[in-house]
RNAcentral holds the sequence, with entries from ENA and MGnify. Predicted 3D model of a 77-nucleotide RNA (transfer RNA) from an Acidimicrobiales bacterium. Its mean pLDDT, the model's own confidence on a scale to 100, is 81. Its Rfam family is "tRNA". The family's RNA type in Rfam is transfer RNA. NCBI's taxonomy places the organism under Bacteria, Bacillati, Actinomycetota, Acidimicrobiia, Acidimicrobiales. RNAcentral records the identical sequence in 7 taxa.
RNA sequence: GGGGCUAUAGCUCAGUCGGUUAGAGCGCGUCACUGAUAAUGACGAGGUCGUAAGUUCGAUUCUUACUAGCCCCACCA
Numbered sequence: 001g002g003g004g005c006u007a008u009a010g011c012u013c014a015g016u017c018g019g020u021u022a023g024a025g026c027g028c029g030u031c032a033c034u035g036a037u038a039a040u041g042a043c044g045a046g047g048u049c050g051u052a053a054g055u056u057c058g059a060u061u062c063u064u065a066c067u068a069g070c071c072c073c074a075c076c077a
Stems, first nucleotide, its partner, number of pairs: 001073007010026004019057001028044005050066005
């Protein structure tokens, strides 16, 4: 220098072949249960879907650029 993959909740990840309210497990909070914990159950909080632009009636999803991480190739003696 060229190419590929990934980026969604505090963590690990799913998802949407563009459309009605964005989800799971773990974690966190409250309550129930218990003599008290744990476990279990119920409820709840928590998200500008990496950033910016474009296409579209409509973008987390498609396109482009950028950022970060990982991988491959090339170059360099």